[in-house]
Context: one part of a larger RNA
RNA sequence: CUGGGCGUAAAGCGCGUGUAGGUGGUUUUUAAGUCAGAUGUUAAAGGCUACAGCUCAACUGUAGUAUGCAUUUGAUACUGGAUUACUAGAGAAUGGGAGAGGAAAGCGGAACUCACAGUGUAGCGGUGAAAUGCGUAGAUAUUGUGAGGAACACCAGUGGCGAAGGCGGCUUUCUGGACCAUUUCUGACACUGAGACGCGAAAGCGUGGGUAGCAAACGGGAUUAGAUACCCCGGUAGUCCACGCUGUAAACGAUGUUCAUUAGGUGUGGGAGGUUUCGACCCCUUCUGUGCCGCAGUUAACACGAUAAAUGAACCGCCUGGGGACUACGGUCGCAAGAUUAAAACUC
Numbered sequence: 001c002u003g004g005g006c007g008u009a010a011a012g013c014g015c016g017u018g019u020a021g022g023u024g025g026u027u028u029u030u031a032a033g034u035c036a037g038a039u040g041u042u043a044a045a046g047g048c049u050a051c052a053g054c055u056c057a058a059c060u061g062u063a064g065u066a067u068g069c070a071u072u073u074g075a076u077a078c079u080g081g082a083u084u085a086c087u088a089g090a091g092a093a094u095g096g097g098a099g100a101g102g103a104a105a106g107c108g109g110a111a112c113u114c115a116c117a118g119u120g121u122a123g124c125g126g127u128g129a130a131a132u133g134c135g136u137a138g139a140u141a142u143u144g145u146g147a148g149g150a151a152c153a154c155c156a157g158u159g160g161c162g163a164a165g166g167c168g169g170c171u172u173u174c175u176g177g178a179c180c181a182u183u184u185c186u187g188a189c190a191c192u193g194a195g196a197c198g199c200g201a202a203a204g205c206g207u208g209g210g211u212a213g214c215a216a217a218c219g220g221g222a223u224u225a226g227a228u229a230c231c232c233c234g235g236u237a238g239u240c241c242a243c244g245c246u247g248u249a250a251a252c253g254a255u256g257u258u259c260a261u262u263a264g265g266u267g268u269g270g271g272a273g274g275u276u277u278c279g280a281c282c283c284c285u286u287c288u289g290u291g292c293c294g295c296a297g298u299u300a301a302c303a304c305g306a307u308a309a310a311u312g313a314a315c316c317g318c319c320u321g322g323g324g325a326c327u328a329c330g331g332u333c334g335c336a337a338g339a340u341u342a343a344a345a346c347u348c
Base pairs, nucleotide, nucleotide: 003320004319005318006317007302008301012316014199015198016197017196021192022191023190025086026085028082029081030080032079033078034075035074036073037072038071039070040069041068047065048064049063050062051061052060053059089189090186091185092184093182094181095180096179101175102174103173104172105171106170107169108152112148113147114146115145116144117143118142119141123134124133160167161166204245205244206243207242208241209240213239214238218234219233220232221231256315257314258313259312260311261310264293265292266291267290268289269288270287271286272285273284274283297304298303321348322347323346330341331340332339333338
């Protein structure tokens, strides 16, 4: 290389949009690929096959022959080209209901801390036990008033929404997507997607704000043989906001996206239809999500099992013994931290 693989053994890019490319529904036509026939050519020798001649063989002779190329005549299932038409894919329209989907602005109550004032007096706090700490300059407790920042109890649910990251008080404005029903319209407009572009938790970085609580670092008290920890008292970055950067996570379902096919049972979210009824519920059917169990099948096993890890198809990404090494060097990106791409010697 041909292969064989990628839930847990090495291996699915964190996620999307999409260029090139690859692949692609039904019908008409064409005949480039494809298939069949004919003709020409493919020098001789050599090779191969058959037969023959030297006693055999080597050797020699005779006949045939390979694939290819060109021209031409046909075939039209498949692939391609072109064009016409179609509606089952895809999209649009109309009518509905659901949702922590996104952005901005405003508002609310509980809790907390601080400040001021009242009551009140000797403790409070903390722990396994203590101490550091706070407190007669009046703390803790309690009542009232005010200020501030951050987060939104209950509802709350293997509930919902989103491509993923993620999203949870209430109201308003702007805005994206999905679902159901009708079958009205377009007429293959599709799938995937190297590069590319965008989004992307937390931490971190830059500039400017903000800072109640919490809290890396740091200080102190304990514990201990020690204790650069676990426990306690403090406490700065940070956590919050605006704008910009970073671009990584066990970014996980450790399972790429799309399409088709293949027993059932049982929950639950959103619709629609039927039945029934005064009306609703129940029940039945169906579409779309989300869970559990399970047949066939798969799997090394665990397990998966219509939300597949089953059976097939299309396209992309990735793996190829362990360590060295999510490294070095170089390139690209970044303010930096670093990210990304990514070896070898050597060794087992």
This is a predicted structure of a 348-nucleotide part of an RNA (small-subunit ribosomal RNA, central domain) from an uncultured organism.
Model confidence (mean pLDDT): 86 of 100.
It matches the Rfam family "Bacterial small subunit ribosomal RNA".